Predicted 3D model of a 165-nucleotide RNA (Lysine riboswitch aptamer) from uncultured Eubacterium sp. The RNAcentral record of the sequence draws on MGnify. The coordinates come from a structure-prediction model, not an experiment, and the mean pLDDT is 83.
RNA sequence: AAGUAGAGGCGCGACAAACAUGAGUAACGUAUUCUGAGGCACUGACAGCCGGUACAGGGUACGCAAAAGGGGAUGUCGCCGAAGUGGAACGGAAUGUCAGACCGUUUUGGCUGGGUCUGCAGUGAAGAACUGCAGGACUGUCACCGGCAGGUGGAGUGCUACUUG
Numbered sequence: 001a002a003g004u005a006g007a008g009g010c011g012c013g014a015c016a017a018a019c020a021u022g023a024g025u026a027a028c029g030u031a032u033u034c035u036g037a038g039g040c041a042c043u044g045a046c047a048g049c050c051g052g053u054a055c056a057g058g059g060u061a062c063g064c065a066a067a068a069g070g071g072g073a074u075g076u077c078g079c080c081g082a083a084g085u086g087g088a089a090c091g092g093a094a095u096g097u098c099a100g101a102c103c104g105u106u107u108u109g110g111c112u113g114g115g116u117c118u119g120c121a122g123u124g125a126a127g128a129a130c131u132g133c134a135g136g137a138c139u140g141u142c143a144c145c146g147g148c149a150g151g152u153g154g155a156g157u158g159c160u161a162c163u164u165g
Stems, first nucleotide, its partner, number of pairs: 001164006009080001011079006019071001028063007038050003042100006083112003086108007113139002116136008141154005
């Protein structure tokens, strides 16, 4: 230097069915009432189309009544830069274009050893969960110091074992 195999632990990710949440909510229907210029399925701008023959919307009562994303546990599978995220390109979403946010695919060793807790921000129905930033203790690994206990510091392009040159 190359190759093979491993380790960290509430370890990482994917898929499946069931379950809970979403929610007695949205939508729809009936009745009634308010409002009166906006509306076209995330937001903004422009264009186009519709709109006082009342667009869109609010309230009350009754009826009927969902779904998606996300979730915890279980099972199966793949794994230990597992994976996440930033950048870039392409695509998606109910009239079109542009921009942003969101989702997906590819790419890029830019950043992050790992899980956890706290605070703030974003996504989200959410006191769930995820993501980002900051901090705390813990934990694994290597280097140095130490008689020991332990201390200080670094980062996965790392560490350990074996094989070959």